This is a predicted structure of a 76-nucleotide RNA (c-di-GMP-I riboswitch aptamer) from a soil metagenome. The coordinates come from a structure-prediction model, not an experiment, and the mean pLDDT is 88. RNAcentral holds the sequence, with entries from MGnify.
RNA sequence: GCAAAACUGUCGAAAGGCGGUGACGCAAAGCUACAGGGCCUAAACGUGAGAAAUUGCGCAUGGCAGCCAGUUGCCA
Numbered sequence: 001g002c003a004a005a006a007c008u009g010u011c012g013a014a015a016g017g018c019g020g021u022g023a024c025g026c027a028a029a030g031c032u033a034c035a036g037g038g039c040c041u042a043a044a045c046g047u048g049a050g051a052a053a054u055u056g057c058g059c060a061u062g063g064c065a066g067c068c069a070g071u072u073g074c075c076a
Base pairs, nucleotide, nucleotide: 001026002025006021007020008019009018010017011016024066030071031070032069036068037067038064039063040062045058046057047056048055049054
């Protein structure tokens, strides 16, 4: 210097993001998601079941950088 969980407001289908409070931790807990890997969600769409309500399965174009990684870098 940053800011986990939790609480809270808000956006979102969700994952999750943003704000406030708050500090678990971090020498990169800076930046980068189409340079690469991995992980999370599954709306729309497709598909199956059902008379229907509804529900199962598949799938990122949606996310995570405090998972690895790429890249830049303070003091000594």